[in-house]
RNA sequence: GUGGAAGGCCGGAUGGCCGCGGAGGGCAACCUUCGAGGAAAGUCCGGACUCCCCGAGGAAACGGUGCCGGGUAACGCCCGGGCGGGGCAACCCGACGGAAAGCGCCACAGAGAACAGACCGCCCGCGCUUGCGCGGGUAAGGGUGAAACGGUGGGGUAAGAGCCCACCGCGCCCCUGGCAACAGGGGCGGCACGGCAAGCCCCACCGGGAGCAAUGCCAUAUAGGACCCCCGCGCGGGCUGGUCCCUUCGGGGAUACCGCCGCAAGGCAGCCUCGGCCUGAGGGGGUCGGGUAGGCAGCUUGAGAUGCGCGGGCAACCGCGUGUCCAGAGGAAUGGCCAUCCACCGGCGGGCGACCGCCGGGGACAGAAUCCGGCUUACAGGCCUUCCGCGCAU
Numbered sequence: 001g002u003g004g005a006a007g008g009c010c011g012g013a014u015g016g017c018c019g020c021g022g023a024g025g026g027c028a029a030c031c032u033u034c035g036a037g038g039a040a041a042g043u044c045c046g047g048a049c050u051c052c053c054c055g056a057g058g059a060a061a062c063g064g065u066g067c068c069g070g071g072u073a074a075c076g077c078c079c080g081g082g083c084g085g086g087g088c089a090a091c092c093c094g095a096c097g098g099a100a101a102g103c104g105c106c107a108c109a110g111a112g113a114a115c116a117g118a119c120c121g122c123c124c125g126c127g128c129u130u131g132c133g134c135g136g137g138u139a140a141g142g143g144u145g146a147a148a149c150g151g152u153g154g155g156g157u158a159a160g161a162g163c164c165c166a167c168c169g170c171g172c173c174c175c176u177g178g179c180a181a182c183a184g185g186g187g188c189g190g191c192a193c194g195g196c197a198a199g200c201c202c203c204a205c206c207g208g209g210a211g212c213a214a215u216g217c218c219a220u221a222u223a224g225g226a227c228c229c230c231c232g233c234g235c236g237g238g239c240u241g242g243u244c245c246c247u248u249c250g251g252g253g254a255u256a257c258c259g260c261c262g263c264a265a266g267g268c269a270g271c272c273u274c275g276g277c278c279u280g281a282g283g284g285g286g287u288c289g290g291g292u293a294g295g296c297a298g299c300u301u302g303a304g305a306u307g308c309g310c311g312g313g314c315a316a317c318c319g320c321g322u323g324u325c326c327a328g329a330g331g332a333a334u335g336g337c338c339a340u341c342c343a344c345c346g347g348c349g350g351g352c353g354a355c356c357g358c359c360g361g362g363g364a365c366a367g368a369a370u371c372c373g374g375c376u377u378a379c380a381g382g383c384c385u386u387c388c389g390c391g392c393a394u
Base pairs, nucleotide, nucleotide: 001390002389003388004387005386006385007384008383009382010381012341013340014339015338016337017336018335020035021034022033023032024031025030037365041376042375044374045373046372047371048370049211050210051209052208054275055274056273057272058271062207063206064205065204066203067081068080069079070078071077082096083094084093085092086091097202098201102200103199104196105195106194119142120141121138122137123136124135125134126133127132128131150168151167152166153165154164155163169191170189171188172187173186174185175184176183177182215297216296217295218294225288226287227286228285229284230283231282234263235262236261237260239259241258242257243254244253245252246251265279266278267277268276305324306323307322308321309320310319311318312317342363344361345360346359347358348357349356350355
């Protein structure tokens, strides 16, 4: 100088005039102060919170994640590491448990696609019309295919083949390092029946459902409405109750009914178990009809964000101290106009150059709606830091 990789930041500024929403002050006029994002987007994950639903636990169904260790409220996220892949590298990507539990698939081509197989070929024997036929052996060479039942080299053989050997690969065992995933080393064994689980499945772990239009309060109004159907409405205790009968007035007896107690039974929004509560007579279903579009809350102080400092940790992050308070609308506010400057682009001119002057254009993606932690996608232009490759100079 140039090409790339990773991380971070900004994404307009100033002034004037007019106009908005919240909070505070003020009788009022008005004053003070705050007022969209890094993605507010997608609705893909995880939560807080609210209700379903009296409480607790469990199972099934369905769904999610999937190497190891750590972080976090949690996650499918983040950090560190391992293995595999891409790249010269810096770096980037990974749907990364199990194929010997089972089922299923591998089209076409090809001889043959998982305990397969002989098309061309190679070797041996016989025949003979001398390049053919038949028989046997073979899977090293070639072909088909995405993939062909280990690879390379050597020995051996009629020609070959783990047939034998060396190394690699694979299986089993052991040692060393590491929390671990794994890595390295050694020994034994000729050793096989490939791939796909981002096909079903198996294993481990996690998960109830809806959602701020959740939900709660108030006001107003109506009709605490009408009709129909099904199931059920049981048992026990005289319990100094009521009631009844008798009475020597102390009490005794009776129990159909009322009350009380207990049980069965019914109910409390899928199933099961335990507990609790209500009823002990109610429970379930259908048809018609009435009211409800109002106000307030939820609503923004938060597992928060941010500035500074200290400590721990490779890091993600955690702990401590201290300062600041940063939108809450309710069809939805932060806008409009003017001027100047500026990042950037083009043209003309000046200058050795840095740069200067004039004219024109022009500033991306894009708007909160319960709130957070992430991921993914979009983004004109500009700046900073670190790393890798190439070229050149010293």
Background
Bacterial RNase P class A from Aestuariivita sp., 394 nucleotides, folded computationally. It was read from a public genome assembly, where an Rfam model found it. The prediction has a mean pLDDT of 77. Its Rfam family is "Bacterial RNase P class A". The family's RNA type in Rfam is ribozyme. Of the family's consensus pairs, 96% are formed in the model.